[in-house]
Order: sequence, then structure tokens, then C1' cells
RNA sequence: GGGACUGUGGCCAAGUGGUAAGGUGUCCGCUUUGGGUGCGGAAGAUCCCGGGUUCGAUCCCCGGCUGUCCCC
Repeated sequence: GGGACUGUGGCCAAGUGGUAAGGUGUCCGCUUUGGGUGCGGAAGAUCCCGGGUUCGAUCCCCGGCUGUCCCC
């Protein structure tokens, strides 16, 4: 220099044109003498950034950035 893939709560991670599952963690309650385990509940994501298409974009298109890998 060229190419492919990747980016979603603190962390991991599903999803896909009609505003987002789950796990783990956090907080509260029940259980316990207390803790752990278990059960129930709650909060937590402008879906990397900027444009475009569309009635509507996390999703499609373009550019940029981050990371991983391959080629030279």
C1' cells in the first nucleotide's frame, strides 16, 4: 500500500427496515442468626462517528475512526 471482517448497557452477547432478547454484574426485597446459594423485582444501551436513501435506519448505501486477520 491492497483486501476481508468487526463495533449493540460495566462486561459478554442475540437481533434485524416498524425505536433492542438473553447471560453476567449492580441495587432492592424474600429466604438465613449472618453470608453464600436460590427466588422475585428494579435501574442501566441517542446500537462507534458523520452524511445519504426511506413515511420510518441498529439494520441498506457512502465516507471516517477503532480492533482483528490475510496479502504485498
Molecule: transfer RNA
Organism: Blastocladiella emersonii ATCC 22665